The RNA shown here (Bacterial RNase P class A) has 362 nucleotides. Its mean pLDDT, the model's own confidence on a scale to 100, is 76. It was read from a public genome assembly, where an Rfam model found it.
[in-house]
RNA sequence: CGAGUUGGACGGACGGCUGCGCGGCGGAAGACCGCCGUGAGGAAAGUCGGGGCUCCAAAGGGCAGGAUGCCUGUUAGAUGCAGGGCGCGGUGACGCGACGGAAAGUGCCACAGAAAAGAAAACCCCCUUAAUUGGCAAGUGAUUGCUGGUUGCGAGGAAAGCUGAAACGGUGUGGUAAGAGCGCACCAGCGUCGCGGAGACGCGGCGGCUUGGCAAACCCCAUCCGGAGCAAGAGCACAUAGGAGCGCUAUCGGUCGGCCCGGCUGGCGCUCGGGUAGUUCGCUUGAGGGCGACGGCGACGUUGCCCCCAGAGAAAUAGUCGUCUUAAAUGACAGAACCCCGCUUACAGGCCAACUCAUGUG
Numbered sequence: 001c002g003a004g005u006u007g008g009a010c011g012g013a014c015g016g017c018u019g020c021g022c023g024g025c026g027g028a029a030g031a032c033c034g035c036c037g038u039g040a041g042g043a044a045a046g047u048c049g050g051g052g053c054u055c056c057a058a059a060g061g062g063c064a065g066g067a068u069g070c071c072u073g074u075u076a077g078a079u080g081c082a083g084g085g086c087g088c089g090g091u092g093a094c095g096c097g098a099c100g101g102a103a104a105g106u107g108c109c110a111c112a113g114a115a116a117a118g119a120a121a122a123c124c125c126c127c128u129u130a131a132u133u134g135g136c137a138a139g140u141g142a143u144u145g146c147u148g149g150u151u152g153c154g155a156g157g158a159a160a161g162c163u164g165a166a167a168c169g170g171u172g173u174g175g176u177a178a179g180a181g182c183g184c185a186c187c188a189g190c191g192u193c194g195c196g197g198a199g200a201c202g203c204g205g206c207g208g209c210u211u212g213g214c215a216a217a218c219c220c221c222a223u224c225c226g227g228a229g230c231a232a233g234a235g236c237a238c239a240u241a242g243g244a245g246c247g248c249u250a251u252c253g254g255u256c257g258g259c260c261c262g263g264c265u266g267g268c269g270c271u272c273g274g275g276u277a278g279u280u281c282g283c284u285u286g287a288g289g290g291c292g293a294c295g296g297c298g299a300c301g302u303u304g305c306c307c308c309c310a311g312a313g314a315a316a317u318a319g320u321c322g323u324c325u326u327a328a329a330u331g332a333c334a335g336a337a338c339c340c341c342g343c344u345u346a347c348a349g350g351c352c353a354a355c356u357c358a359u360g361u362g
Base pairs, nucleotide, nucleotide: 002357003356004355005354006353007352008351010349012324013323014322015321016320017319018318020039021038022037023036024035025034026033027032041333045344046343048342049341050340051339052338053229054228055227056226065225066224067223068222069221070084071083072082073081074080085099086097087096088095089094100220101219105218106217107214108213109212124157125156127154129152130151131150132149133148134147135146136145137144138143169187170186171185172184173183174182188210190207191206192205193204194203195202196201233281234280235279236278243272244271245270246269247268248267252266253265254264255263256262288307289306290305291304292303293302294301295300
């Protein structure tokens, strides 16, 4: 100097003018006016996981359904996070993994291929036998012996070739008519024993030789799971609304086409319980933030000091100008709606730290 990996912090600062939400103070003051203070993010986003909080439901057990699935820790809790194990990828820093069970059962495995699972061919190897056809040798000859090819029947085999993502352990060697875990060595896998480890697991010995893949297919095993969500929920309430009871009006009015009976309905007063609009609470001091110390590899825990950091309700947080910093600042992604912890996704631009690989120079 180049190429990369991981993590962190930032993503302008200050001021003037105009304006807006909220709070405080003052002006007779909830509305108006003045002054002061304060006013979006690292993701406020997606609403995916977990909790707080609220209401409803709820003896207990089971079925169904759903979620999760290596170990240990951490936390209020989690499918998060930390450390570790195993597997895969990368030269490496490092990254990725729903990572229990395929020997309970069922199912699936495209194309190709003989065969895709409890098995094998119309291919190939080998042996016997029959037929046929060569070669060589012996012999005067008939013939005999040795050695092949082709075809058929029967038996043995699964090594080679061929297909595929995957072919019934792999490589080598012995063995055999040809072959085969048939024997042996090493490797993989399974079982078992011992040792180490808190555990996942690792290392070593022994054994018979061997059980294809897929469970984010059904399924089996283990663990866990009640529902809805701040539009939760609660208070006030004199809605020109409406309900219930009692009393008065009432030998009353209206209506059921005129009349009678009967039904419905109308006014006033008192009492009562709901409840819409509206308004108030919930609402922001919280598993809170910053800096430090101690314990821990770490996530995290304990503790000291300091700080208060939107709280609206269709929704304010804006506009403009100047100065400064800067490579640039008009520039990215993006706008709180009860709160918190996570995850995921988006992001112009530059900054910092640690580490890896390669090359060159000294």